Context: one part of a larger RNA
Formats: sequence, C1' cells, structure tokens
RNA sequence: UCCGGCGAGUUAAUGGGUCGAGCAAGGUUAAGGGCUUUGUGAAAGCAAAGUCCGAAGCCGUAGCGAAAGCGAGUCCGAAAGGGCGAUAAGUUCGGCUCAUUAGACCCGAAGCCAAGUGAUCUAUGCCCGGCCAGAGUGAAGGUCCGGUAAAACGGACUGGAGGCUCGAAGUGUUAACCGUUGAAAAGGUUCUACAUGAGCUGGGUAUAGGGGUGAAAGGCUAAUCGAACUUGGUGAUAGCUGGUUCUCCCCGAAAUAGCUUUAGGGCUAGCGUCGGGCGUUAAACAGCGGGGGUAGAGCACUGGUAGAUGUAGGGGAGGCAACCCCUCUUCCGAAAUCUGUCAAACUCCGAAUACCGUUGUGAAUUGCCCGGCAGUCAGUUCGUGAGGGAUAAGCUUCACGUGCGAGAGGGAAACAGCCCAGACCGUCGAUUGAGGUCCCAAAGUGCGUGCUAAGUGGUAAACGAUGUGGAUUUGCUUAAACACCUAGGAGGUUGGCUUAGAAGCAGCCAUCCUUUAAAGAGUGCGUAACAGCUCACUAGUCUAGCGAAUCUGCGCGGAAAAUGACUCGGGGCUAAGCACGCCACCGAAAUUACGGCUGUUCUUGGAUCUUCGGAUCCAGGGACGGGGUAGGGGAGCGUUCGUAGCGCAGCGAAGGCAUACUGAAAGGAGUGCUGGAGCGCUAUGAAGUGAGAAUGCCGGA
Repeated sequence: UCCGGCGAGUUAAUGGGUCGAGCAAGGUUAAGGGCUUUGUGAAAGCAAAGUCCGAAGCCGUAGCGAAAGCGAGUCCGAAAGGGCGAUAAGUUCGGCUCAUUAGACCCGAAGCCAAGUGAUCUAUGCCCGGCCAGAGUGAAGGUCCGGUAAAACGGACUGGAGGCUCGAAGUGUUAACCGUUGAAAAGGUUCUACAUGAGCUGGGUAUAGGGGUGAAAGGCUAAUCGAACUUGGUGAUAGCUGGUUCUCCCCGAAAUAGCUUUAGGGCUAGCGUCGGGCGUUAAACAGCGGGGGUAGAGCACUGGUAGAUGUAGGGGAGGCAACCCCUCUUCCGAAAUCUGUCAAACUCCGAAUACCGUUGUGAAUUGCCCGGCAGUCAGUUCGUGAGGGAUAAGCUUCACGUGCGAGAGGGAAACAGCCCAGACCGUCGAUUGAGGUCCCAAAGUGCGUGCUAAGUGGUAAACGAUGUGGAUUUGCUUAAACACCUAGGAGGUUGGCUUAGAAGCAGCCAUCCUUUAAAGAGUGCGUAACAGCUCACUAGUCUAGCGAAUCUGCGCGGAAAAUGACUCGGGGCUAAGCACGCCACCGAAAUUACGGCUGUUCUUGGAUCUUCGGAUCCAGGGACGGGGUAGGGGAGCGUUCGUAGCGCAGCGAAGGCAUACUGAAAGGAGUGCUGGAGCGCUAUGAAGUGAGAAUGCCGGA
C1' cells in the first nucleotide's frame, strides 16, 4: 500500500406532535389471575405470544379564587372596570418523529479515588563474608653521636604513617569518533579519573506510593516517576479532533441581533422545510398624501480663512520750557465694512433615492396566522457611500447591492468572488451572449478614413524635449520678411569716478551729442591695460513664406534585482497596433427544434370506494417548474430472521467465474462452466439491515 471480514442514532420509561385503528361524554385498565398455543427441559418449572378476567388508578366531561366558597361563571373592586373562563371531543393502543432521563451515534484523553502487588533494577541502612600486582615518597616514634648544668636543638641510622604519589586487577566515565530501521531500547574504539578508602564487591535482611530512599539531580523506587504498577469505580468527563455504510424525487438556508465567566460553545429571535387554517392580503408599478435635513450649495447663525479700507488704539516724527496738550504719518492695526473662501459635530436653503400611509392594477410554488422538524452564530470578493489607517494593505469596522459560499458551462493564457450565462436526460440540429476571426485554435490575412515608428501596443510618476498629427490666437512679410553670404558697425571719447592700470566689456554713477543707410557711452569672447574677434543695428544679394504662444491626439526620455529570454499565453506582427464607422462569420450546458423522464396545479374520460362533501387509481390535454452544501419532506431498492400461502432442487440448491439482456436508480433476470445440499417467490411482521475513509480492529498478500 492493497484485498477480505468486523465497524457508529440503539433500547427503556415519561412527555409533545403527526399518521393509523378501536370506542366515544366517555376512554382505558395496572399489579395479579384463568385459559390456549409455542420454545426449552427427563420432569417440576421457566419464558414468550394470544385471549378473557381484574375499577386500584389515570385522562376527559367546568371554571374561578390563596382559601372558605360560589358556579357558566368566578376573582379583585365602593363602583366603573379589569383578569381568568364559558362557544370547537376525548381517550386507549400501534407506527414515525423530537425532547428529557439513562454511557444514549461510535472511537479517543491527560487525569481523580479505592483496594492491592512490588526494593531479583535502583537508593540508603544493618548482618555474615570476599578483594585491592608492583613501584615510589618517607610523618610520628626509636637508637647512636654531637650539644646543654639539665633540656631544647642538630646530624646519621632505624622506623613505616598517609581520605599521600605512579600504576595492573577492580570501579568510574573526561574528550573525540563510530553507531542511530544499532552487534546493543545507552554499546564499541582510542584518550581519560580513582585505585588503603567517605574504597570496591557477593549472599542475606529492612524501609512502599503523597509513602520510601536521596553527599539533593525532583534523582531513584523492576527499560515506567513533579507521585510506581495492577485491578476496580469505568462505557470517568471531553463546549475538542476524527469517523458515521443503499438509491431516486421536491424545496432549500445561515455565517446576523439580544443575552451569556460569553466570544471556535449555547439560548431566544431572524432566515429553511413539512402539515393545517385564512383567502388577495405580498413584491412590483401607477396616482395621491406625508415627514426629513443627506448629496449639492450657501455664508443668514457658530467658528475658521486670504486681501482691501485704515476708525479706536499702538509705534514714529515735529511743535512746545515741559506735559496727561496740539499737529503730522507711503508704519502696525481690534471691532466694523467690502471682495474672495472653508466646515462630520455650521445652515438662509436643499434634491435624487429611500421610507410611511392610502387607492388602483397585480393569481404566483404570493402573503399572514398556528403547529412539527431543523441547520446557521469563523464568512468572503467586487461595485458604491462612510469611519479607522498614511484619501496604505489580498488591511480593518459599518451600510446598500452582486456573486462565491451551496453554481456547473463560455470568456479573462492559467485564476472561488471579474464579464457572459443559472446545467432534468438524449441528438455528428439551429441562433446568439461575453469574447473573438494570421498560425497554435472555431471564425475576415474584411472594407473605409485617419494616427503611431516607439515592437509604443505588450507595466509606472513628478519633470524634461525644434518627435509627429489636429485646432486656435498673434507678429513680420513682394515698400522683399526669416536663414546663409558680401560690406559697414563711425566721431566727441581712453564718458566721469575708482584704480598700478580700468580705453564698450573688474566695480560705482550717468547713459548725452554728432556724422549717418546704420552703429549701445555697448551682447558675448578676449588683453596686464590696449589691441583683436563678435553681436545689436544698416545696406546689398536672394527669394516666399518666416517667427511666437495656447489647447489637444499618438508617441520619446525619466525606467536598476537577483537561474536565462519571463510585464503580448507562444509563434510571430508595422498591423495581426491605436481611434472612429460599416458588413460578414465563429462562439456556451443560454435561447430554440425534435424525442423522452419527472414535480405542482388545472382539466377531460373511465374504474373502484363513499359518511354523497368527496377520495384513490388508470389514460389524455393545458400551464408553470426540475443547479444545489447544512437541512426539512416524499417514494423506493437490497440484506437476515419469523408467520401464512405457493414453488425450485443430486436430471444438481446456495456460493463462485464469465456474459453483447433488462429497469430512471438502488437493482433484477437468463445461459454456460464451477460447486455439491439446500434455496426461492408473493403478502405481512421484526431488525445485530447496506462500508472507502475513523494515524479504525482482526486476518492475509
């Protein structure tokens, strides 16, 4: 990993609802007992099923009040009035469904408590034993000698102490490597520590679970220790995770509000479904009637804000001997006025929508009410209006809407939430949508007019630029413009000042006059200063346009990222790019054609039943439907066993293998081979009733 088998909403009681059956102002028995049958057993007996007894009890038939009590009423109240009742039949059993209590759909803790079992591992103590090659060092003491008054003291020798030294056995384990489905559930190799001691070790013995033991690490207490192991309470509890088994048909959610030691859980409401009742009530549209203070706008209020005017006031100046006096002011300047402007918490104003009421239209799988059963309480993208954030986020919080969720199909290369479009089934039919039509790849190398030269298209800003198209305004120009070329560009004068110098050209001041076709007291380069070159300006030559600016279309630069082209899906494209217009075509599960299945509803005909209201079934027609998770409802298939009836089987049952049959599905037949003894059909009943998943369990490969 695969195969086979096993594997999860059960049972009981009580209650609610619904369907069916019985009886009905009543309904029903319980415990217990009688009888019959069946099972088991030798029998006694026990158990089960059916039936008949058995009024104890229960529900209903009357309520109201705390109660006395009264009673279709009663209670409160002085009354008025109000509360609860009176008008609709119940009850027993059975099926289904839900709730409650029980393990309550199944598997799953870590744990808690009790009673026991453990010290053959290990910790510590005790008892009886065992063991420590060899080498080294050389304490105390002693002897002799020296020394002393005697000692002390010194020397030599002797001696043999020590949690002493080196180092085997033994015991430990420092470092590295190997090993890591190991040779080993802790080892191997080399290095390394202790090795007469708080040493190592054999046997025996003691201490036991909130206890022991611990040179103390929460260590150890049998590969288990921040509380051992075994069994029991026990199916502990698990608001958590996982799993939960056949088919088809109809409808179809939610991810919100309130409350919650509540936030990944609940309860009630909202939204779904099924049944019953009401019977036009719903949405939508139209008419009419409403309230509003948003968008916008405005400045009338509340505030903010730019400028102007320049009063009061201030600053400054002058007059005066001086001043609290007077005058003046290119200064500042409250309030005020004028002009311009801003506001979620401003409003003199003020929509569109939305909302409410009412009338009409509005027949559909509408709406409302009652009841059964749910699920949902993590949502999310996009568009729009807002708050938070940074007018960030695939951000966050609201509101309105769409989709996804629970939605397949086509487009967007790929791509839950974007665009188109809502899939009952079939067809080698048709028409279209979004989007496309050179090739990959279905359909135009379509038509017309322009634009782009950047592979722009096929990423991006401020900003920059004689790119290029369109529109507009304006200036000069045949009295000759613009550009090139030729010639001139002078004189007073080297203006004055400054300066070492300053002559058009360091700087400061002034910026005139003359000759002229024209020429600045000089545009730039240049010199130490001059010089020199040049410009403005003028003439000639030439000849028809030449400048400046604004708006706008398409382009250019700005433009750096990590494997290699990688920001057209690719090839490739100068259109196969962009703009406008036109005609074709392709293109989906959309629409449509034909055939078929099915739901709801209406209707026609027939049959059966009928309490005469109608109900059920069959055949046909009309209308509207059939995407679907959680979930609600409906109809079926299959398995095992019971009861009754009918059948098959050694001339071959079940099971197995094969197979081109059949049904809308679960499924059901036929035949052949295999197999070798039981099995099926119809009706009905009862369930240990359906497997692919649970790191499921057992077996096998």